This is a predicted structure of a 73-nucleotide RNA (transfer RNA) from Pyropia endiviifolia. Model confidence (mean pLDDT): 81 of 100.

[in-house]
Formats: sequence, structure tokens, C1' cells
RNA sequence: GAAGACAUGGUUUAAUAGGUAUAAUGUAUGCUUUACAAGCAUAAGGUUAUCGGUUCAAGUCCGAUUGUCUCCA
Repeated sequence: GAAGACAUGGUUUAAUAGGUAUAAUGUAUGCUUUACAAGCAUAAGGUUAUCGGUUCAAGUCCGAUUGUCUCCA
């Protein structure tokens, strides 16, 4: 220098031809226990990497940028 893949709560991850963003784990509170752990219930936590475009509507489609990884030279 050329090509490809990926980016979604703290972490991991789902969302099948565009239509209200899931779950697990962790965290907080409560129940249970003499106490802890385990278990159960509830809650908070996401401007879907950034900017722009298409569309009535974008995590999803298009372009650019940034970062990570793979590969070619």
C1' cells in the first nucleotide's frame, strides 16, 4: 500500500427479506438464614463506535471516518 470481517447496558450476546432493542452474567433492594453462600422476586443500567444519506420508519440498507482482528505484498 491492497482486500476482507467486526463494533449493541460493566462484561458476553440475540434481534430470520427494515416496523416498540433481547437474554445471560454482574450491580442495587427485598424475601429466605443465627450468619454467610445458594435460591426466589423486583429494579436500575443501551442516545446500537462516530458523521451523513435513503425511507413514513434504520441495530439492519448505502457512503465516509475511527478502532480492533485476519490476510496479501